[in-house]
RNA sequence: GCCACGAUGGUGUAGCGGCAGCACGGGGGCCUGUGGAGCCCUUAGCCCGAGUUCGAAUCUCGGUCGUGGCC
Numbered sequence: 001g002c003c004a005c006g007a008u009g010g011u012g013u014a015g016c017g018g019c020a021g022c023a024c025g026g027g028g029g030c031c032u033g034u035g036g037a038g039c040c041c042u043u044a045g046c047c048c049g050a051g052u053u054c055g056a057a058u059c060u061c062g063g064u065c066g067u068g069g070c071c
Stems, first nucleotide, its partner, number of pairs: 001070007010024004018054001025043006047063005
C1' cells in the first nucleotide's frame, strides 16, 4: 500500500429500509428476621461525515479505529 470482516447504553450482545430489543450494571421501591435471593418502576446507546430514499443502525461512498490476510 491492497483486500476482507467488525464498530449498537457503563459491560456483553440481537436487530431481512418502518418506534433500537435482551441480559448484566446504575437509581428508586416492594418483599423479608436479614438480603447478596425474588418482584416492580426507572436510567442510559446506533464510531464520524456525505449520498440514496417518504423513511437508514440497516443500502452506497469517504474517513477513523480494531482484527485477520496479501504484498
A computed fold for a 71-nucleotide RNA from a Microcaldota archaeon, annotated as transfer RNA. Taxonomically the source falls in Microcaldota (Archaea, Nanobdellati). Its Rfam family is "tRNA". It is annotated as a transfer RNA. The coordinates come from a structure-prediction model, not an experiment, and the mean pLDDT is 82. The same sequence occurs in records of 3 taxa.